Record summary: The part of an RNA shown here (small-subunit ribosomal RNA, 3' minor domain) has 145 nucleotides and comes from Lachnoclostridium sp. The RNAcentral record of the full RNA draws on ENA and SILVA. Taxonomically the source falls in Lachnoclostridium (Bacteria, Bacillati, Lachnospirales, Lachnospiraceae). Its Rfam family is "Bacterial small subunit ribosomal RNA".
[in-house]
Context: one part of a larger RNA
């Protein structure tokens, strides 16, 4: 490479991440209840016992056993948090030469834009209100020369 310009959205194709999603699967730390090993501690200890006391009987001391509190693992329950996965579904991003139209940019051929309602394959259209960041023509006011 300058209107044979620029440019918008739907649709189609490919890839990427992502939201929703009946759920499913793991993990984590707790909570409540159940059960409760070892062991400490406490109680008990009719049974047992070497050191101590005693001439002896016995005493003292200790122990097995039993009971209780705490208590690891385990079990049950309903929640919490995290990760993965999930039919289907929503938009988003990216991608030389796909489809449909042509909304915007020059008054872009209905000026455009903003808000809102509504309608439409799509850009978008229409109604109402607002803005000029509208071209053109005429007039008025002001400013500069």
């Nucleotide at each position: 490479c300058a209107c044979c310009g620029c440019c918008c959205g739907u649709c189609a194709c490919a890839c990427c991440a992502u939201g929703g999603g009946a759920g499913c699967u793991u993990g984590c730390a707790a909570u409540g209840c159940c059960c409760g090993a070892a062991g400490u501690c406490a109680g008990u200890g009719a049974c047992c016992u070497a050191a101590c006391c005693g001439a002896g009987a016995g005493g003292g001391a200790g122990g097995a056993g039993c009971u209780g509190c705490c208590g690891a693992a385990g079990g049950c329950a309903g929640g919490g948090c995290a990760a993965g996965u999930g039919a289907c579904u929503g938009g988003g991003g990216u991608g030389a030469a796909g489809u449909c139209g042509u909304a915007a940019c020059a008054a872009g051929g209905u000026a455009g834009c903003c808000g809102u309602a509504u309608c439409g394959g799509a850009a978008g259209g229409u109604g109402c209100g607002g803005c000029u960041g509208g071209a053109u023509c005429a007039c008025c006011u002001c400013c500069u020369u």